[in-house]
RNA sequence: GCCCAGGUAGCUCAAUUGGCAGAGCAGGGGUUUUGUAAACCUCAGGUUGGAGGUUCAAUUCCUCUCCUGGGCU
Numbered sequence: 001g002c003c004c005a006g007g008u009a010g011c012u013c014a015a016u017u018g019g020c021a022g023a024g025c026a027g028g029g030g031u032u033u034u035g036u037a038a039a040c041c042u043c044a045g046g047u048u049g050g051a052g053g054u055u056c057a058a059u060u061c062c063u064c065u066c067c068u069g070g071g072c073u
Stems, first nucleotide, its partner, number of pairs: 001072007010025004019056001027043005049065005
């Protein structure tokens, strides 16, 4: 230098032929218990790596770019 895969909540990951951004764990509150843990209920948490484009509408499609991993030379 070229090619491929990935980047979404604090962490691990979902989300289709473009149409409400979600789950588990972690965190806050509550129920329960003499107390703790566990269990159960509930709440909060997101510029979907960044910028631009297409579209009524973009995590999704297109362009550029940054980062991580792998391959080739």